[in-house]
RNA sequence: GUCAGAGUAGGUACAAUGCGUCAAGUGCCGGGGAAUGGGAAGUUGUCCCUGGACGAAGGUUAGGCCGUGCGCCGAGCUGCGAUGUUGUACCGCAUCCGCUGCC
Numbered sequence: 001g002u003c004a005g006a007g008u009a010g011g012u013a014c015a016a017u018g019c020g021u022c023a024a025g026u027g028c029c030g031g032g033g034a035a036u037g038g039g040a041a042g043u044u045g046u047c048c049c050u051g052g053a054c055g056a057a058g059g060u061u062a063g064g065c066c067g068u069g070c071g072c073c074g075a076g077c078u079g080c081g082a083u084g085u086u087g088u089a090c091c092g093c094a095u096c097c098g099c100u101g102c103c
Stems, first nucleotide, its partner, number of pairs: 001103001003101003010091009019081003028052007038097003058078004063073003066069001
């Protein structure tokens, strides 16, 4: 020097375990900020703070309570939520340098 390859933030699927179902969360729009392959630089994307609009699914089983109401309470089962976290698998930064392998 040539060729090939690995690795970020994070995404998706599945599993486990929670939370909500008395609506938090998620998603959407605006403003501000942060981190983001080992280095440089930076976009997409991500996260945090904040303002706004919108907005959802319960059912069932046995039990307890006194005020006896189709009442209240927590629990189990089963659903639901663009639901949180963790694990596994797969995917995963243009460019330059670096790293690994080959010549």

This is a predicted structure of a 103-nucleotide RNA (THF (Tetrahydrofolate) riboswitch aptamer). Of the family's consensus pairs, 91% are formed in the model. Rfam family: THF (Tetrahydrofolate) riboswitch aptamer. Rfam links the family to the GO term tetrahydrofolate metabolic process.